[in-house]
RNA sequence: UCCGACGUUCCAGCGCCUGCCCUCGGCCCUUGCGGUCGAGGUGACGAGGGAGAGGGAUCAUCGAGCAGUCGGCGGGUGCCCUCUCGGCCGCCCACGGCCGUUACGGACGGAGCAAACCCUGGGGGUGACCCCGGGCACAGAGGCCGUCCGGUGUGGGGAG
Numbered sequence: 001u002c003c004g005a006c007g008u009u010c011c012a013g014c015g016c017c018u019g020c021c022c023u024c025g026g027c028c029c030u031u032g033c034g035g036u037c038g039a040g041g042u043g044a045c046g047a048g049g050g051a052g053a054g055g056g057a058u059c060a061u062c063g064a065g066c067a068g069u070c071g072g073c074g075g076g077u078g079c080c081c082u083c084u085c086g087g088c089c090g091c092c093c094a095c096g097g098c099c100g101u102u103a104c105g106g107a108c109g110g111a112g113c114a115a116a117c118c119c120u121g122g123g124g125g126u127g128a129c130c131c132c133g134g135g136c137a138c139a140g141a142g143g144c145c146g147u148c149c150g151g152u153g154u155g156g157g158g159a160g
Base pairs, nucleotide, nucleotide: 014074015073016072017071019070020068021041022040023039024038025037026036027035028034029032045063046062047061051084052083053082054081055080056079085100086099087098088097089096091157092156093155094154095153104150105149106148107147108146109145110144118135119134120133121132122131123130124129
């Protein structure tokens, strides 16, 4: 470096489902957008987001899209409180404040960024529908860059 096998990971905008809805089959009738039984299907498109522990509340950020993205349940990197660890406040310590390893806040501006959708190919299923690929674009938040504003403290110690 190449080939093969096995295991783990590549799930946290994630997982699940008893409802309504949809499909197929049996049966029934008043033959319908019907009833019933059974077996199935569907049930959120990506971006962003994690110091550690404990606790709490809650429909936990952002847009795309307009379809069951209807409805419900669980979980959860968000939020709040306490403690610990770490960074900054141009050397050290304590307190205080702001943050989380690219480790102050705010405003404005800028660059850059997605998938579904749509078009299309293949495969599976009686069907609802499911799986895999190709093409084509298009966000906002956060972060980044720039400018401006605010903040950059108190006490003690050290050094010059």
Predicted 3D model of a 160-nucleotide RNA (glmS glucosamine-6-phosphate activated ribozyme aptamer) from an Acidimicrobiia bacterium. Taxonomically the source falls in Acidimicrobiia (Bacteria, Bacillati, Actinomycetota). Its Rfam family is "glmS glucosamine-6-phosphate activated ribozyme aptamer". Rfam describes the family as follows. This entry contains a glucosamine-6-phosphate activated ribozyme that is found in the mRNA for GlmS. GlmS is an enzyme that uses fructose-6-phosphate and glutamine to generate glucosamine-6-phosphate.